[in-house]
Notes
A computed fold for a 100-nucleotide RNA from Vallitalea okinawensis, annotated as SAM riboswitch aptamer (S box leader). The RNAcentral record of the sequence draws on MGnify. Model confidence (mean pLDDT): 83 of 100.
RNA sequence: UCUCAUCAAGAGAGGUGGAGGGACUGGCCCUAUGAUACCCAGCAACCGGCCUUAAUGGCAAAGGUGCUAAAUCCAGCUGCAAUCAUGCAGAGAGAUGAGA
Numbered sequence: 001u002c003u004c005a006u007c008a009a010g011a012g013a014g015g016u017g018g019a020g021g022g023a024c025u026g027g028c029c030c031u032a033u034g035a036u037a038c039c040c041a042g043c044a045a046c047c048g049g050c051c052u053u054a055a056u057g058g059c060a061a062a063g064g065u066g067c068u069a070a071a072u073c074c075a076g077c078u079g080c081a082a083u084c085a086u087g088c089a090g091a092g093a094g095a096u097g098a099g100a
Stems, first nucleotide, its partner, number of pairs: 001100007012040001014039003020030003024076004041068003046064002049059003072093001077090005
């Protein structure tokens, strides 16, 4: 970089440490009643494991990842509807996993 799948659920009043953080832009938020980060703890179950099927489905969670404010926090392009407030669908972008 490409392909495929998923993204409305779930997860701590712990320790360290000190100012920033929520990808980007615009909003809107979180944060010294301590953010980000690291450790521990936890959640989930993509890969892997076990059982099973025609497809599938189920079990555990010790292994490889991931995740633990808000829908991927919302919008960012297109289409449809509109009571012109907005709503819905899709794309794009992004994140994670698996494969190339």